[in-house]
The RNA shown here (SAM riboswitch aptamer (S box leader)) has 109 nucleotides and comes from Rossellomorea marisflavi. The sequence is in RNAcentral, with records from ENA, Rfam and Ribocentre. It matches the Rfam family "SAM riboswitch aptamer (S box leader)". Rfam describes the family as follows. The SAM riboswitch is found upstream of a number of genes which code for proteins involved in methionine or cysteine biosynthesis in Gram-positive bacteria. The prediction has a mean pLDDT of 86.
RNA sequence: CUCUUAUGAAGAGCGGUGGAGGGACUGGCCCUGUGAAACCCGGCAACCAUUCAACACUUGUUGAAAAGGUGCUAAUUCCUGCAAAGCGUCAUGCUUUGGAAAAUAAGAG
Numbered sequence: 001c002u003c004u005u006a007u008g009a010a011g012a013g014c015g016g017u018g019g020a021g022g023g024a025c026u027g028g029c030c031c032u033g034u035g036a037a038a039c040c041c042g043g044c045a046a047c048c049a050u051u052c053a054a055c056a057c058u059u060g061u062u063g064a065a066a067a068g069g070u071g072c073u074a075a076u077u078c079c080u081g082c083a084a085a086g087c088g089u090c091a092u093g094c095u096u097u098g099g100a101a102a103a104u105a106a107g108a109g
Base pairs, nucleotide, nucleotide: 001109002108003107004106005105006104007103013041015040016039017038021031022030023029025081027079028078042073043072044071047069048068050065051064052063053062054061055060077101082098083097084096085095086094087093
């Protein structure tokens, strides 16, 4: 980097360093010097692994724990971008569902 599968309306600091940017991309709309990114610490969660319990029985399901490997820690994956259905306006539209894209995990190449 590519492929496969799964997930996303919940949750998480009034800390330190740092100094201007950030929210993938498009169009929006936002966050930011009452301090951005990044790093450290703290925290959240429980995808993988692990431990325990119950059940099932062929190695699984459910629940609990969390010191391991990741991840996450403004806004629904902030909204949107393609398609369908429904509703509506003189016109711009609105709602729902699916998809695409991106993100993370696990596996494969």